[in-house]
Context: one part of a larger RNA
RNA sequence: CGUAAGAGUAUUGAGAGGAGACUUCCUUAGUACGAGAGGACCGGGAAGUACGCACCUCUGGUGUACCUGUUAUCGUGCCAACGGUAAACGCAGGGUAGCCAAGUGCGGAGUGGAUAACCGCUGAAAGCAUCUAAGUGGGAAGCCCACCUCAAGAUGAGUACUCUCAUGGUGUUAAGCCAGUAAGGUCACGGGAAGACUACCCGUUGAUAGGCUCUAGAUGGAAGCGUGGUGACAUGUGAAGUCGAGGAGUACUAAUAGACCGAGGG
Numbered sequence: 001c002g003u004a005a006g007a008g009u010a011u012u013g014a015g016a017g018g019a020g021a022c023u024u025c026c027u028u029a030g031u032a033c034g035a036g037a038g039g040a041c042c043g044g045g046a047a048g049u050a051c052g053c054a055c056c057u058c059u060g061g062u063g064u065a066c067c068u069g070u071u072a073u074c075g076u077g078c079c080a081a082c083g084g085u086a087a088a089c090g091c092a093g094g095g096u097a098g099c100c101a102a103g104u105g106c107g108g109a110g111u112g113g114a115u116a117a118c119c120g121c122u123g124a125a126a127g128c129a130u131c132u133a134a135g136u137g138g139g140a141a142g143c144c145c146a147c148c149u150c151a152a153g154a155u156g157a158g159u160a161c162u163c164u165c166a167u168g169g170u171g172u173u174a175a176g177c178c179a180g181u182a183a184g185g186u187c188a189c190g191g192g193a194a195g196a197c198u199a200c201c202c203g204u205u206g207a208u209a210g211g212c213u214c215u216a217g218a219u220g221g222a223a224g225c226g227u228g229g230u231g232a233c234a235u236g237u238g239a240a241g242u243c244g245a246g247g248a249g250u251a252c253u254a255a256u257a258g259a260c261c262g263a264g265g266g
Base pairs, nucleotide, nucleotide: 001153005164006163007162008161009160010159011158015150016149017148018147021049022048023047024046025045026044027043033038051107052106053105054104055103059101060100061099062098066094067093068092069091070090071086072085073084074083075082076081112144113143118138119137120136121135165265167179168178169177170176184261185260186259187258189203190202191201192200208254209253210252211250212249213248214247215246217243218242219241224237225236226235227234228233
C1' cells in the first nucleotide's frame, strides 16, 4: 500500500516445511526345511543405538565480584579491621538464578487409499492357451493421507462474531479536499521465562519493577568482647555473619502527567 467504511477477537486451510532410521535379545521353535551340518518365513514380547523436540526435579558444567581463604604492594596516622592494584576475576576452594549436556522426559505409533516390479482371478481376439484386449484382486522403507509446525499478499486477498457511528469547514453543495473526533490504536511510562533492532506479551479493576520483611539456597563460623596460650593461634558468645538474579508477602517509591493517529461507506 492492497484486501471497496474504520476497528477488535476467533477461525478455515489452498499451499509450504519437518518427521520417516536401525540393531540386539526372548518366544513361536531347535518347529517347517534338510542325510547331516545347520536353520527360518509369518506372528508376539523386551531392551538399546544414533537422531530430533522439550525441560532443569536429579547428576554435573558455567556462573567476571555471591561467600570464603591467601601472596606481594599501596592506602585509611598506628594496632586491629577494611579498601585499591597485580591484563580487562591476582591466585585458589565452593556456588543461587539463568543458560547448558554428559542429566531428565517424550517422539518416529496406529489406520487407510492409489500404485511399481511382481503374483493372481475370469477371459476372448486365436473353439486351445493366455494376469489383459473389456472386467477384476493382491502387492514396497517409495507416492497420497494420517502425525508436528507455519499459513488468506491464497491479489482467487476467504469465514464467523462483536464494536463505532451517520460531525464541522470548503466545494459547481457533485466527486473530492481539510479539520476535530468515535470504536480502536501508537508514542511515552513500569516491566517480561519475548527479544540483535523491530516485533510479541503484561500493567492502577495493579504485586509490573525497585525498596522493605520473611524465606529457599550459597558460603562456612563475621566484627567486637571474653577465656586459654610467651606466641603463631585456638575456643565461647553463635549454624555466626554476609549474600546477584529464586519464592511468598507488603502500594513505601515509580507505572505519572500527557501527546498523537484513527470512519463518515453503497